Source information: Small-subunit ribosomal RNA, 5' domain from a metagenome, 559 nucleotides, folded computationally.
[in-house]
Context: one part of a larger RNA
RNA sequence: GAACGAACGCUGGCAGCGUGGAUUAGGCAUGCAAGUCGAACGAGAAUCUAUUUGUUCAAUCCUUCGGGAGAGAACAUUUAGAGGACAGUGGCGGAAGGGUGAGUAAUGCGUGGGUAAUCUACCCCUGAGUUGGGGACAACCCGGCGAAAGCGGGGCUAAUACCGAAUGUGGUCUCUUGUCGCAUGGCGAGAUGACUAAAGGUGGGGAUCCUUCGGGACCUGCCGCUUAGGGAGGAACCCACGUCCUAUCAGCUUGUUGGUGAGGUAACGGCUCACCAAGGCUUACGGGUAGCUGGUCUGAGAGGAUGGUCAGCCACACUGGGACUGAGACACUGCCCAGACUCCUACGGGAGGCUGCAGUCGAGGAUCAUUCGCAAUGCGCGAAAACGUGACGAUGCGACGCUGCGUGGGGGAUGACGGCCUUCGGGUUGUAAACUCCUGUCGUUUGGGAGCAAUUGUACAGAGGCUAAUACCCUUUGUAUUCGAUAGUACCAAAAAAGGAAGCCACGGCUAACUCUGUGCCAGCAGCCGCGGUAAUACAGAGGUGGCAAGCGUUGUUC
Numbered sequence: 001g002a003a004c005g006a007a008c009g010c011u012g013g014c015a016g017c018g019u020g021g022a023u024u025a026g027g028c029a030u031g032c033a034a035g036u037c038g039a040a041c042g043a044g045a046a047u048c049u050a051u052u053u054g055u056u057c058a059a060u061c062c063u064u065c066g067g068g069a070g071a072g073a074a075c076a077u078u079u080a081g082a083g084g085a086c087a088g089u090g091g092c093g094g095a096a097g098g099g100u101g102a103g104u105a106a107u108g109c110g111u112g113g114g115u116a117a118u119c120u121a122c123c124c125c126u127g128a129g130u131u132g133g134g135g136a137c138a139a140c141c142c143g144g145c146g147a148a149a150g151c152g153g154g155g156c157u158a159a160u161a162c163c164g165a166a167u168g169u170g171g172u173c174u175c176u177u178g179u180c181g182c183a184u185g186g187c188g189a190g191a192u193g194a195c196u197a198a199a200g201g202u203g204g205g206g207a208u209c210c211u212u213c214g215g216g217a218c219c220u221g222c223c224g225c226u227u228a229g230g231g232a233g234g235a236a237c238c239c240a241c242g243u244c245c246u247a248u249c250a251g252c253u254u255g256u257u258g259g260u261g262a263g264g265u266a267a268c269g270g271c272u273c274a275c276c277a278a279g280g281c282u283u284a285c286g287g288g289u290a291g292c293u294g295g296u297c298u299g300a301g302a303g304g305a306u307g308g309u310c311a312g313c314c315a316c317a318c319u320g321g322g323a324c325u326g327a328g329a330c331a332c333u334g335c336c337c338a339g340a341c342u343c344c345u346a347c348g349g350g351a352g353g354c355u356g357c358a359g360u361c362g363a364g365g366a367u368c369a370u371u372c373g374c375a376a377u378g379c380g381c382g383a384a385a386a387c388g389u390g391a392c393g394a395u396g397c398g399a400c401g402c403u404g405c406g407u408g409g410g411g412g413a414u415g416a417c418g419g420c421c422u423u424c425g426g427g428u429u430g431u432a433a434a435c436u437c438c439u440g441u442c443g444u445u446u447g448g449g450a451g452c453a454a455u456u457g458u459a460c461a462g463a464g465g466c467u468a469a470u471a472c473c474c475u476u477u478g479u480a481u482u483c484g485a486u487a488g489u490a491c492c493a494a495a496a497a498a499g500g501a502a503g504c505c506a507c508g509g510c511u512a513a514c515u516c517u518g519u520g521c522c523a524g525c526a527g528c529c530g531c532g533g534u535a536a537u538a539c540a541g542a543g544g545u546g547g548c549a550a551g552c553g554u555u556g557u558u559c
Stems, first nucleotide, its partner, number of pairs: 001559004006555005013405006019398002026361003030358003035092003040089002047082004053076005060069003099316003108243008118235003123231008131165001133163002140155003144151002170196004174191007200223006208217003244288003251281003256278008291313004295306004318339005341352004369395001371394003377391001378389003408438004418429004442500001444495005457481009503548005508529003514543005524531002
């Protein structure tokens, strides 16, 4: 000098863009952060419409004045239809997105290769299929136990839930063969046998057939389902090189090193096991520290330091262990066990996990709102409308940083007053002020007012495709209409008035900037040299001056 996720002191006008728990991976009240599909399925509350019956009230009409009839209303009730809440079965998602850096010095990361040793749900393309049956279990009803959390028992029922059967384009296993290679083998062709699938939903429809008159068969569109092959993307494993300090750590190792065989895995492999051999490593082994990288800071560079925000990878989810489900986890807001802690309890037993977003306590020099919205972008589900989303988009707080703007401009001397100094003449503050003429950025007030909104959604119409079809559906075009959290925001215009907006540090030398007073080795200053003991440009105050400026200085850290 530059830099910072900074902190502290004094001061503080506005805007834009960034950025903000670095310490206790300490403990957490409360709310929210993962749902969705009724076009897979059964059942179905509130409510609405119509309807049956009853009770009460009642406009109006009749009356022999005793009463009678009665449109209609309220409540209860029966039946039918609409409706579709809460819950349940089932599917997909919940392995993403979000957080943190404890662990990890290599099972990680970075770069470059390999898999003839592999897997892959959703997505895209292609081929083939989607036949025919069965038995349950929730919800629900009955009844029981328990304070609760919840748990058993009996009965009914549906499905794209579950289980047999059929078929096999194919696939797997076995065998033969061609060709190629890199050893195990790869690629292709063929053969016998064995094993191996499935699920329906929804829209429309002319003729024909069946019908319990609801519909079904049949035709057709869309969405699914099954099985193969390929692609994209993803995941897994292997190899080489690189990746901090320490020898005051010198030897380490028994599944250890290799082989044979077996098991296991998606797959290779001591990954595991049995047997055999006795090997293997050496900056190993041990200890300390640490997530790694793209990058960031500094520096002319070489280097040095660093890894916050953003992006890629990894690891973790109260601590330790374990598997289940699944295409994918050994799973942050899933399950089981153990432990610590907190809470509830009827003392028998239960519940919980903010290293998600806010917020709270604690510790600390120190780090924000218990805000708004799904309008946009993205994700999940859904045929779609839609729904959900503390991702995200926004707003708020903090001079924490960077950048921009302002706090006025011109004129104005008898050089006012005051302050300070003085050789008492004056000098200086100082064109500074006053005064005068202007301007109107920012702020204030008033009025107007975008873009973010589209290949959005809905309705109608046209065209094309599909089709037996002018239905339906799909694509596309046009018209109308609809969707904005920020927010009446940005921006524009107008109005008034210099009105609302300057401080901080320094002034002995280094180092730009000097005098007076006070103090008297005291009080104090100080980065280094040093200053102060009666004339202190070095302490304290004042005037003046210098520097930077919404900041300035100090401290810490890095180069």